[in-house]
Molecule: RNase P RNA; transfer RNA
Organism: Actinomycetota bacterium
RNA sequence: GGAGCUGGCCGGGCGGCCGCGGCCUCGGGUCUCCGAGGUCGAGGAAAGUCCGGACUCCACAGGGCAAGGUGCUGGGUAACACCCAGGCGGGGCGACCCGCGGAAAGUGCCACAGAGAGAAGACCGCCCCGUAAGGGGUAAGGGUGAAACGGUGAGGUAAGAGCUCACCAGCGCGCCGGGCAACCGGUGCGGCUCGGCAAACCCCACCCGGAGCAAGGCCAAGCAGGGAGCACGGCCGGCAACGGCCGGCGGGCGGCCCGCCCAAAUGCUCCCGGGUAGGCUGCACGAGGGCCGCGGCAACGCGGCUCCCAGACAGAUGGCCGCCUCCGCGGUCACCGCGGACAGAAUCCGGCUUACAGGCCGGCUCCUCCA
RNA sequence: UCGGGGGUGGUGUAAUUGGCAACACAGCUGGUUCUGGUCCAGUCGUUGGGGGUUCGAGUCCUCCCCCCCGAG
Numbered sequence: 001g002g003a004g005c006u007g008g009c010c011g012g013g014c015g016g017c018c019g020c021g022g023c024c025u026c027g028g029g030u031c032u033c034c035g036a037g038g039u040c041g042a043g044g045a046a047a048g049u050c051c052g053g054a055c056u057c058c059a060c061a062g063g064g065c066a067a068g069g070u071g072c073u074g075g076g077u078a079a080c081a082c083c084c085a086g087g088c089g090g091g092g093c094g095a096c097c098c099g100c101g102g103a104a105a106g107u108g109c110c111a112c113a114g115a116g117a118g119a120a121g122a123c124c125g126c127c128c129c130g131u132a133a134g135g136g137g138u139a140a141g142g143g144u145g146a147a148a149c150g151g152u153g154a155g156g157u158a159a160g161a162g163c164u165c166a167c168c169a170g171c172g173c174g175c176c177g178g179g180c181a182a183c184c185g186g187u188g189c190g191g192c193u194c195g196g197c198a199a200a201c202c203c204c205a206c207c208c209g210g211a212g213c214a215a216g217g218c219c220a221a222g223c224a225g226g227g228a229g230c231a232c233g234g235c236c237g238g239c240a241a242c243g244g245c246c247g248g249c250g251g252g253c254g255g256c257c258c259g260c261c262c263a264a265a266u267g268c269u270c271c272c273g274g275g276u277a278g279g280c281u282g283c284a285c286g287a288g289g290g291c292c293g294c295g296g297c298a299a300c301g302c303g304g305c306u307c308c309c310a311g312a313c314a315g316a317u318g319g320c321c322g323c324c325u326c327c328g329c330g331g332u333c334a335c336c337g338c339g340g341a342c343a344g345a346a347u348c349c350g351g352c353u354u355a356c357a358g359g360c361c362g363g364c365u366c367c368u369c370c371a
Numbered sequence: 372u373c374g375g376g377g378g379u380g381g382u383g384u385a386a387u388u389g390g391c392a393a394c395a396c397a398g399c400u401g402g403u404u405c406u407g408g409u410c411c412a413g414u415c416g417u418u419g420g421g422g423g424u425u426c427g428a429g430u431c432c433u434c435c436c437c438c439c440c441g442a443g
Stems, first nucleotide, its partner, number of pairs: 001367010012324007020041009043342001047353002050351005055212004068207004072086005087100005101203002106201002108197003123142002125138005150168006169193001171190008216281004225272006232247006250262004288307008326340006372442007381396004390426001398414005419435005
């Protein structure tokens, strides 16, 4: 200098003017309005709603089945499908990246091709018998396929073959050593060899009750329901006091009365329970942020100091100017002009995933050149 | 805030348990005809996008995009 790998961070800054929403204080106003001052006001993903929790209500003695989920080991955590460390396998020269229970419990599938696709099988070939047709043996070699029943060598044989032996690879069982473990290293024995797929059914281990802030709680117009009381008229009973039954007292014209008209058969007032509209709450101090110290390889934990930090009417969080700054494009190139990613809270939190102009910092690998 | 269904040529639809992606209409070219239509022959063109499992994916798994429906 070139090519790459990986971890973390930022997502313009300062000032002025105008404006928007929440809260606090003060002043005016007096029915929720105006003014002044102060203070706070989107994100790394607020997104998708894919996981896990907090919270709330419902259900629940305990246990099990079903359904669903997770899946190497150890640790972290409130929990997780997340994170950290390790193990094994695969890819890459490498930094590094990707994957992960069981196929020797059982069932199923493995198209086409091929003799044969799982205790299978013989097309060509090879060998033996036979004149031949054909029969038998074989699985070394050829051929098919994504995949064909260990590899090399020697013995053996009619030809061959783990048929036998040595070494190697793989599997299983045991022993020794290391590791908490996954697993690794060594060693002995065995039959000689056992295909792939569980993101097919399944088996094993573990997890898991259901619903969701429109959860839930409080207050509560109107209408309907229930109860009590209040008046006045008529009728009936009664000598009367009184009792019973039925009904009016509402609205319009109007300042009021009379009167007229309309409507109902009850009206008015109070109380009660549930509860609609509506309002308040849940709801912004939390598994919280920053700095420092300690423990730990790390994720993370513990301790100390410090900060208070959005919140609704599904409704605010913006605009302009100046200076500085970064990038891109264009031009008449010491300068000027134009443009600025993805996106936007709605109960909250931890993750994952996806989108994103541009920029900053750290660690590492390979190649080449120079000293 | 929850739940369910779907996306296959230009259009409407198929595809048995994963095994050669197909049918009709439309389009294009040619023939037939004096011309057009009909008819005949041929042709173009597809699994919403990315990744994975598998020998092999429209089908199985996962992430994203879009459409439709339902509950409070």